[in-house]
RNA sequence: GGCUUAUCCAGAGAGGUGGAGGGAAAUGGCCCUAUGAAGCCUCAGCAACAGAUUCUCAUGGAAUACUGUGCUAAUUCCAUCAAGCGUUAUUGCUUGAAAGAUAAGUG
Numbered sequence: 001g002g003c004u005u006a007u008c009c010a011g012a013g014a015g016g017u018g019g020a021g022g023g024a025a026a027u028g029g030c031c032c033u034a035u036g037a038a039g040c041c042u043c044a045g046c047a048a049c050a051g052a053u054u055c056u057c058a059u060g061g062a063a064u065a066c067u068g069u070g071c072u073a074a075u076u077c078c079a080u081c082a083a084g085c086g087u088u089a090u091u092g093c094u095u096g097a098a099a100g101a102u103a104a105g106u107g
Base pairs, nucleotide, nucleotide: 002106003105004104005103006102007101008100013043014042015041016040017039021032022031023030026080027079028078029077044072045071046070049068050067051066052064053063054062055061056060076099081096082095083094084093085092086091
């Protein structure tokens, strides 16, 4: 990297280093950034997917946050495709999909 399942409007940042980009990709928008981007390091925090332990009314549920991950601007920043509803129209709203992210499993 492929496949399957679940979740994605909640939550949680400081310091050091670095020196110009960043918000996955494309297009459009919007935003962050020399009052210092990405990346890397340290510490702190959030969450509770899996393991572990404990409790329980026990094919389940709850708690803890020890272990393995993950995460810590903006809903996955927003739109893109389809359907429905509304609008004279621009376009708006809702649902679903696609794509993506994370976890667990799998050949």
Molecule: SAM riboswitch aptamer (S box leader)
Organism: Perspicuibacillus lycopersici